This is a predicted structure of a 505-nucleotide part of an RNA (small-subunit ribosomal RNA, 5' domain) from Paeniglutamicibacter sulfureus.
The source organism's lineage runs through Bacteria, Actinomycetota, Micrococcales, Micrococcaceae and Paeniglutamicibacter.
The full RNA is in RNAcentral, with records from ENA.
Model confidence (mean pLDDT): 86 of 100.
Context: one part of a larger RNA
RNA sequence: GAACGCUGGCGGCGUGCUUAACACAUGCAAGUCGAACGAUGACUUUUGUGCUUGCACAAGAUGAUUAGUGGCGAACGGGUGAGUAACACGUGAGUAACCUGCCCCUGACUUCGGGAUAAGCCUGGGAAACUGGGUCUAAUACCGGAUAUGCACCGUGGACCGCAUGGUCCUUGGUGGAAAGACUUGUUGGUCAGGGAUGGACUCGCGGCCUAUCAGCUUGUUGGUGAGGUAAUGGCUCACCAAGGCGACGACGGGUAGCCGGCCUGAGAGGGUGACCGGCCACACUGGGACUGAGACACGGCCCAGACUCCUACGGGAGGCAGCAGUGGGGAAUAUUGCACAAUGGGCGAAAGCCUGAUGCAGCGACGCCGCGUGAGGGAUGACGGCCUUCGGGUUGUAAACCUCUUUCAGUAGGGAAGAAGCGAAAGUGACGGUACCUGCAGAAGAAGCGCCGGCUAACUACGUGCCAGCAGCCGCGGUAAUACGUAGGGCGCAAGCGUUAUCC
Numbered sequence: 001g002a003a004c005g006c007u008g009g010c011g012g013c014g015u016g017c018u019u020a021a022c023a024c025a026u027g028c029a030a031g032u033c034g035a036a037c038g039a040u041g042a043c044u045u046u047u048g049u050g051c052u053u054g055c056a057c058a059a060g061a062u063g064a065u066u067a068g069u070g071g072c073g074a075a076c077g078g079g080u081g082a083g084u085a086a087c088a089c090g091u092g093a094g095u096a097a098c099c100u101g102c103c104c105c106u107g108a109c110u111u112c113g114g115g116a117u118a119a120g121c122c123u124g125g126g127a128a129a130c131u132g133g134g135u136c137u138a139a140u141a142c143c144g145g146a147u148a149u150g151c152a153c154c155g156u157g158g159a160c161c162g163c164a165u166g167g168u169c170c171u172u173g174g175u176g177g178a179a180a181g182a183c184u185u186g187u188u189g190g191u192c193a194g195g196g197a198u199g200g201a202c203u204c205g206c207g208g209c210c211u212a213u214c215a216g217c218u219u220g221u222u223g224g225u226g227a228g229g230u231a232a233u234g235g236c237u238c239a240c241c242a243a244g245g246c247g248a249c250g251a252c253g254g255g256u257a258g259c260c261g262g263c264c265u266g267a268g269a270g271g272g273u274g275a276c277c278g279g280c281c282a283c284a285c286u287g288g289g290a291c292u293g294a295g296a297c298a299c300g301g302c303c304c305a306g307a308c309u310c311c312u313a314c315g316g317g318a319g320g321c322a323g324c325a326g327u328g329g330g331g332a333a334u335a336u337u338g339c340a341c342a343a344u345g346g347g348c349g350a351a352a353g354c355c356u357g358a359u360g361c362a363g364c365g366a367c368g369c370c371g372c373g374u375g376a377g378g379g380a381u382g383a384c385g386g387c388c389u390u391c392g393g394g395u396u397g398u399a400a401a402c403c404u405c406u407u408u409c410a411g412u413a414g415g416g417a418a419g420a421a422g423c424g425a426a427a428g429u430g431a432c433g434g435u436a437c438c439u440g441c442a443g444a445a446g447a448a449g450c451g452c453c454g455g456c457u458a459a460c461u462a463c464g465u466g467c468c469a470g471c472a473g474c475c476g477c478g479g480u481a482a483u484a485c486g487u488a489g490g491g492c493g494c495a496a497g498c499g500u501u502a503u504c505c
Base pairs, nucleotide, nucleotide: 002501003500004499005498006497009372010371011370012369013368014367015365016364017330022328023327024326026325027324028323031072032071033070036069037068039066044061045060046059047058048057049056050055079283080282081281089207090206091205092204093203094202095201098200099199103196104195105194106193107192108191109190110189111145112144113143114142120135121134122133123132124131125130151176152175153174154173155172157170158169159168160167161166181188182187183186209255210254211253216246217245218244221243222242223241224240225239226238227237228236258280259279260278261277262273263272264271265270285306286305287304288303289302308319309318310317311316336362338361339360340359344358345356346355347354348353375405376404377403378402385396386395387394388393409446411441412440413439414438415437419432422429423428449494450493451492452491453490454475455474456473460489461488462487463486464485470477471476
């Protein structure tokens, strides 16, 4: 964040699975770069040959397209709240114990070689998923050598400083380690080092649930030495040694729960809450594990186990909506298998651009808030009808009819945006949308209900019923004159809503 009953004209802005972290058909949600590389080679075009004068072939240029290698991204963005009572969160500190791709600044460099492999071609296996062998080839892929302002490690000597471990700087000896090119030829990349920014990691003080019908808990447990591991401290792990550590200031156990900014309420103190929006955390069918990488122990990656579903030629395979829509189920209950990348932002790219269910919009729902309308003025013989009546009348009621006007909204016709900055040589380029808005036209025309009327509590009579039928939030009404039940007339209150239920203050 509502739901249910009756009712329902329009618009704007919000908001919409609180239940089964139940299971999911289908489509989409993460790609991009040919200015890294070999290959492919459409179209266009030049030359030549054949020559039927417009077709074929050969050579060259241009180079659309892309499966593959390679790079970056895929750790963001989006979802959910299961778990978690914890340094998870909030707040304040610390790291002299740490890491940080892309980005910015500074300094130095960018040298010489090598062997493979995918694609391709040839050939096998398999129902499929997929996969084996042979052979050829490239790189910003991989490997080796050189060089080293700095850098890392191991030592020498010294200065300064600090909050303990310690830190910074200078000196000197040894050991070790880099690089890649591309194109439009002045750009962009590559390597090493220092600094910044950003993001992260770890540690600590304090703070925020219930329960004692949980009182004792603990063996990697608490500390030490050494080693391993990590970006890094640390029982984080291991070997050995000691026997400690926590607890009525509530340990341990049990229950419940994501935390906060906030939101609701209240004069405040406080109480309740954590939907939407923002920050942090955790999770991604269930459990475990690592790989790659600057960053993951990774929602749309991998491996193993399990449950479930599907395919199968029975040998074996495939899958994970707590992404956006959508389906079944559960439920009182919660939407479209929509449009667009035009804007904002993100990824890749030199750029054009491509991708983007992020996002921008539209659709559905009175779910909420706000605004507007359903006409205005006149009109008494107080008409007809209804209801009541003491039968005189009263009331509905200026209400209607009738007269004079107006035209919001809806309808219809014409015009018609801003949002566009940018990008592109130019032409051009808006999903929303022919929307908002403006103008004309016609006609009061298309638009009122719901609850209540004993007291609390605003609003009363008649009839029916007769402790029956029923009402009810509390007190209580109803047994023959019911303002309390049902109906009608009238009235009161709110109004496109009105009541009821649930819950908080």